[in-house]
Context: one part of a larger RNA
RNA sequence: AGUGUACGGCGGAUGCCUUGGCAUCAGAAAGCGAUGAAAGACGUGGCAGGCUGCGAUAAGCUUCGGGGAGUUGCGAGCAAACUUUGAUCCGGAGAUUUCUGAAUGGGGAAACCUAAUUAUCAGAAAGAUAAUUGUUCCGAAAGGAAUGCGAACGUAGGGAACUGAAAAAUCUUAGUACCUACAGGAAAAGAAAUCAAUUGAGAUUUCCUUAGUAGUGCGAGCGAAAAGGAAAGAGCCUAAACCUAAGGUGCUUCGGCUCUUUAGGGGUUGUAGGGCAUGAAACAAAGUGUAUAUGCGUUGAUAGUUGAACAGAGUUGGAAAGCUCGGGCAGAGAAGGUGACACCCCUUUAAACGAAAUUGACAAAUAGCACGAUCAUGUACCUGAGUACCACGGAACACGAGAAAUUCUGUGGGAAUCUGGGAGGACCAUCUUCUAAGGCUAAAUAUUAACUGAUGACCGAUAGCGAACUAGUACCGUGAGGGAAAGGUGAAAAGUACUCCGAUAAGGAGGGUGAAAUAGAAACUGAAACCGUGCAUUU
Numbered sequence: 001a002g003u004g005u006a007c008g009g010c011g012g013a014u015g016c017c018u019u020g021g022c023a024u025c026a027g028a029a030a031g032c033g034a035u036g037a038a039a040g041a042c043g044u045g046g047c048a049g050g051c052u053g054c055g056a057u058a059a060g061c062u063u064c065g066g067g068g069a070g071u072u073g074c075g076a077g078c079a080a081a082c083u084u085u086g087a088u089c090c091g092g093a094g095a096u097u098u099c100u101g102a103a104u105g106g107g108g109a110a111a112c113c114u115a116a117u118u119a120u121c122a123g124a125a126a127g128a129u130a131a132u133u134g135u136u137c138c139g140a141a142a143g144g145a146a147u148g149c150g151a152a153c154g155u156a157g158g159g160a161a162c163u164g165a166a167a168a169a170u171c172u173u174a175g176u177a178c179c180u181a182c183a184g185g186a187a188a189a190g191a192a193a194u195c196a197a198u199u200g201a202g203a204u205u206u207c208c209u210u211a212g213u214a215g216u217g218c219g220a221g222c223g224a225a226a227a228g229g230a231a232a233g234a235g236c237c238u239a240a241a242c243c244u245a246a247g248g249u250g251c252u253u254c255g256g257c258u259c260u261u262u263a264g265g266g267g268u269u270g271u272a273g274g275g276c277a278u279g280a281a282a283c284a285a286a287g288u289g290u291a292u293a294u295g296c297g298u299u300g301a302u303a304g305u306u307g308a309a310c311a312g313a314g315u316u317g318g319a320a321a322g323c324u325c326g327g328g329c330a331g332a333g334a335a336g337g338u339g340a341c342a343c344c345c346c347u348u349u350a351a352a353c354g355a356a357a358u359u360g361a362c363a364a365a366u367a368g369c370a371c372g373a374u375c376a377u378g379u380a381c382c383u384g385a386g387u388a389c390c391a392c393g394g395a396a397c398a399c400g401a402g403a404a405a406u407u408c409u410g411u412g413g414g415a416a417u418c419u420g421g422g423a424g425g426a427c428c429a430u431c432u433u434c435u436a437a438g439g440c441u442a443a444a445u446a447u448u449a450a451c452u453g454a455u456g457a458c459c460g461a462u463a464g465c466g467a468a469c470u471a472g473u474a475c476c477g478u479g480a481g482g483g484a485a486a487g488g489u490g491a492a493a494a495g496u497a498c499u500c501c502g503a504u505a506a507g508g509a510g511g512g513u514g515a516a517a518u519a520g521a522a523a524c525u526g527a528a529a530c531c532g533u534g535c536a537u538u539u
Base pairs, nucleotide, nucleotide: 001538002537003536004535005534006533007532008531009530015524016488017487020459021458022456023455024454025453026452027451029448030447031149032148039100040099041098042055043054044053046078047077050074051073061094062093063092064091065090066089070082071081072080105114106113107112115133116132117131118130119129120128121127134147135146136145137144138143153184154182155181156180157179158178164171194201195200205231206230207229208228215222216221235440236439237438238384242265243264244263245262246261247260248259250257251256270418272383273382274381275379276378277377278376279375280374287371288370289369290368292367293366294365297362298361299360300359301358302357304353305352306351310326312325313324314323315322327344328343329333335347336346337345389413390412391411392410393409394408395407396406399425420435421434422433423432424431475482476481498510499509500508501507
């Protein structure tokens, strides 16, 4: 030095565990904010660095409920206290709530600097305390509203590229990502100038199907609609004609007329409807809708309460819930805990019950409001104009300019008025169908940051969220930003009294605790690499 073997060191794999995650489902909710949010800074404890809580009333104050024996958070200890005259704790309501932050008196390098006015401190000076003083919009003023934040879902305004086409420019990726504005609990859309095809349907939205069809494209690719089946179901208000009132313009024979503005009535549609004139009928009810007000009811949410049955015997063990035997409950044999595996030990579970206070939903009642509310004949007054439409240039439509209808519109032209007008995929005729150029509208649909409950052929500490621990922390970066590692003594600290070696160490030897200390805090288990010691053997 090699090999073998035994015993160790180092190391932290593996096994077991789970406080934490992941995913799905259901319920409830879908907002917070000038009454100052979200997010923070700084404070705040007897001793107090961090986290948590709170705000100069500062791990808290008041009150109303719950609850019932201990309590002063994580977090031990010392000290000092509180508590059956009900503390701590849980829930409702309230008070306080520094400074920054939309931040809003002005400024500013956030958490800082610095004003004016008014009131009070008896008056003045100085000072203190309190209140007010941002911008935009509405309003005569008084005053009111908005502002900012928030995960996804939504609408709108802008809008890529990598990529695919085996290259690449049209095309595709894709109206995607991303940016911006704004909103709601949903949003958007919506009561036919729609489809259909000679029968008809009857707002919108979503799903299935039609169908990867028709079509479109050189290709790569893109890709409908009607019909059918389901979910849901709801319809309405204006403009105008005409009437009335008030104000104004012009004219006037001072009677009024004309034009115009505002308000009220009237009126709202395609089988055309409405107005006006004449005539007839009616004189306001059933019913329907809305959800503005009021009181009553039902049922929830935010604390909780009751809740069966073995202190059974023996036995192994440190410990019984194990084993043997005996008994009991079950509307409860889900689950978790308890010194090993517990229906009958504890928390629970099935079932039942409960609110002083705040608050949600539902149905129905009463009152209010709206609709319900006419017909015939005549008349030709009205029925949404820089609109429809056309040309050129673009865009959207499954449809790439095409035979290209339809929709939107930058530029330029520019109608008709119900004997009107649009559509039916160039265009024309016939026919059918609808009535543009104003507006509102629940449900079915989309999503889940936060809250509650449940579940898992989901993970089990290099996994599962980046984070089971002081985690978006430490640390890195000028910054945008990047971003860790780190869980386990034991049933219980019973956390080793006392002695000894050592330096009043570190570390250890006895001794003690414990079932176990090779469970001793660097701690469950404790693999391998690597490093030793003893013995054997080989050179």
A computed fold for a 539-nucleotide part of an RNA from a Bdellovibrionota bacterium, annotated as large-subunit ribosomal RNA, domain I. Its Rfam family is "Bacterial large subunit ribosomal RNA". The organism belongs to Bdellovibrionota, within Bacteria. The prediction has a mean pLDDT of 83.